Predicted 3D model of a 73-nucleotide RNA (transfer RNA) from a Patescibacteria group bacterium. The coordinates come from a structure-prediction model, not an experiment, and the mean pLDDT is 81. The organism belongs to Bacteria candidate phyla, within Bacteria. The sequence was found in a public genome assembly.
């Protein structure tokens, strides 16, 4: 310089090959207790790495930029 992989919620990870984006952990409220913590119940939080194109619709599918891995030179 070249091939391939990978990026999704604070964090770990799903999302059956295109049809309004979800689970554990945490986090905030409420019950429960004299109080915490266990339990229950309820909530908040991501337009899916950045843009751009296909399509009636794109995390998905193409291109291109970043960053991470790995193999060759």
């Nucleotide at each position: 310089g070249g091939g391939c992989c990978c990026u999704u919620a604070g964090c770990u990870c799903a999302u059956u090959u295109g049809g309004u984006a979800g689970a554990g952990c945490g986090c905030c409220u409420c019950g429960u207790u004299u109080g915490c913590a266990c339990c229950g119940a309820g909530g908040a939080g991501g337009u899916a790495a950045g843009g751009a194109g296909u399509u009636c619709g794109a995390a998905u599918c193409u291109c291109c930029u970043a960053g991470g891995g790995u193999c060759c030179a």